[in-house]
Context: one part of a larger RNA
RNA sequence: GGUGUAUGGCGGAUGCCUAGGCUCUCAGAGGCGAAGAAGGACGUGAUAAGCUGCGAUAAGCUACGGGGAUUUGCACAUAAGAGUUAUAUCCGUAGAUUUCCGAAUGGGGCAACCCACUAUGUUGAAGGCAUAGUACCGAAAGGGGCAAACCCGGUGAACUGAAACAUCUAAGUAACCGGAGGAAGAGAAAAUAAUAAUGAUUUCGUUAGUAGUGGCGAGCGGACGCGAAAGAGCCCAAACCGAUUUUGUUACGGCAAGGUCGGGGUUGUAGGACUGAGACAUCGAGAAACAAUUGAAUUAGAAUAACCUGGAAAGGUUGACCGAAGAGGGUGAUAGUCCCGUAUAAGUAAGAGAAGUGAUCGUAUCAGCUUCCUGAGUAGGGCGGGGCACGAGGAACCCUGUCUGAAUCUGCCGGGACCAUCCGGUAAGGCUAAAUACUCCUGAGAGACCGAUAGUGAACUAGUACCGUGAGGGAAAGGUGAAAAGAACCCUAAAUAAGGGAGUGAAAUAGAUCCUGAAACCGUACACCU
Numbered sequence: 001g002g003u004g005u006a007u008g009g010c011g012g013a014u015g016c017c018u019a020g021g022c023u024c025u026c027a028g029a030g031g032c033g034a035a036g037a038a039g040g041a042c043g044u045g046a047u048a049a050g051c052u053g054c055g056a057u058a059a060g061c062u063a064c065g066g067g068g069a070u071u072u073g074c075a076c077a078u079a080a081g082a083g084u085u086a087u088a089u090c091c092g093u094a095g096a097u098u099u100c101c102g103a104a105u106g107g108g109g110c111a112a113c114c115c116a117c118u119a120u121g122u123u124g125a126a127g128g129c130a131u132a133g134u135a136c137c138g139a140a141a142g143g144g145g146c147a148a149a150c151c152c153g154g155u156g157a158a159c160u161g162a163a164a165c166a167u168c169u170a171a172g173u174a175a176c177c178g179g180a181g182g183a184a185g186a187g188a189a190a191a192u193a194a195u196a197a198u199g200a201u202u203u204c205g206u207u208a209g210u211a212g213u214g215g216c217g218a219g220c221g222g223a224c225g226c227g228a229a230a231g232a233g234c235c236c237a238a239a240c241c242g243a244u245u246u247u248g249u250u251a252c253g254g255c256a257a258g259g260u261c262g263g264g265g266u267u268g269u270a271g272g273a274c275u276g277a278g279a280c281a282u283c284g285a286g287a288a289a290c291a292a293u294u295g296a297a298u299u300a301g302a303a304u305a306a307c308c309u310g311g312a313a314a315g316g317u318u319g320a321c322c323g324a325a326g327a328g329g330g331u332g333a334u335a336g337u338c339c340c341g342u343a344u345a346a347g348u349a350a351g352a353g354a355a356g357u358g359a360u361c362g363u364a365u366c367a368g369c370u371u372c373c374u375g376a377g378u379a380g381g382g383c384g385g386g387g388c389a390c391g392a393g394g395a396a397c398c399c400u401g402u403c404u405g406a407a408u409c410u411g412c413c414g415g416g417a418c419c420a421u422c423c424g425g426u427a428a429g430g431c432u433a434a435a436u437a438c439u440c441c442u443g444a445g446a447g448a449c450c451g452a453u454a455g456u457g458a459a460c461u462a463g464u465a466c467c468g469u470g471a472g473g474g475a476a477a478g479g480u481g482a483a484a485a486g487a488a489c490c491c492u493a494a495a496u497a498a499g500g501g502a503g504u505g506a507a508a509u510a511g512a513u514c515c516u517g518a519a520a521c522c523g524u525a526c527a528c529c530u
Base pairs, nucleotide, nucleotide: 001529002528003527004526005525006524007523008522009521015515016479017478020450021449022447023446024445025444026443027442028441029439030438031146032145039101040100041099042055043054044053046078047077050074051073061095062094063093064092065091066090070082071081072080106115107114108113116134117133118132119131120130121129122128136143137142150181151179152178153177154176155175161168165215191198192197202229203228204227205226206225212220213219233431234430235429236375240263241262242261243260244259245258246257247256248255249254268409270374271373272372273371274368275367276366277365283362284361285360289357290356293352294351298346299345300344304319305318306317307316308315320337321336322326328340329339330338380404381403382402383401384400385399386398387397390416411426412425413424414423415422466473467472486514489501490500491499492498
């Protein structure tokens, strides 16, 4: 030095575990904010560095309800207390307090700081102090800021693909900006069709990777129809009538042109005004209030014994019982009957609240057709763009920067150039639930999801420590034991180090660097070989 056996150190793999995550389902909620938010700074405890809670009333104050023996958060120590049969702690609901910064709003500012003005008071006065007010926009109401995604609008890339690249693609995506709601947007046909019809919108399945489009490359990519979910329809403008008011003009009688308010009226088989006749019915909407019910903490809630093994029984054996409860968790190993619970039943405050009642409001018919009304810088057109699956194409349709510019129901628009016939509709005003999208958040539950190098970055004082001027980057770190019973006392030692006894415990090679304790690596003893 090697090999083997035995036994250790170091190390922290593996196994087991879960306090934390991940992905969903159902239900709720879908906002907070000048009555000062979100987020912070600084305080606040007997001792108090961190987390949590709270705010100079500061781990808390008040009221009501619940609950019933312990208790002063994490946090297991000491001290000093509180409470024990209804005023503790604790749980729920509603209030009070809520420093300073922050939209931050009296002015300023290097956030958590500095300095004012006005009124009142202290005061008769100066300074100081106290209380209230003092930003901007808006006529006022109100707005402003924050917040995970979903939604609508405005602006709008590039990498990339085309095996290069320019049209094209990526993509109207990312990003930025504006705005709203619990959903948003869309929406009651100037629709779709085709000789037959349908009858607002939205979403899903299909039609269909079809018809198309496309340096006809890469690619992009419908609609009708059919089947489902849901289902809901309405209001103005105008004609006409009335009231009131302004202006112009006047022969002072008026006339004309407007404004405001009320009635009226709302559509395509055209309708309405107007004129005449006739009716007060029917159907529908619906504020406040009442109201079944729901609704917090919470309450009741069945049923097991002996023996054996063991440190411990829930295990084994033999019997018993409950079950509207044999979901689950805990208890010294695996418990329907030990504990918490579970099935079931009960309970009320704030709040919510179906059907119904309901002030009030809306809604109908016939005839006449002379006149009047039915959304104008609009529809349409030229030029230039954009959107439509559709890249200018034969290119309809929609939007519009610019130049133009109709008709008025015998009207006008559409049916993918255009024309005719035919058919469908009635633009240039507005509102509208449901079916649909999402989840920062709350409750209940689930998983052929993870189990500490996994699962969130974060199971633990984690967006912490630490790094960076900054934007930003960003960890490691879980497990004694059933119970601290956490090792009194003695010895060695300089020792409050470390160890050896003793003791606890089922176990101490479970001793706090604590479950198991692999390998690499390093020893010790013995045997053999060199």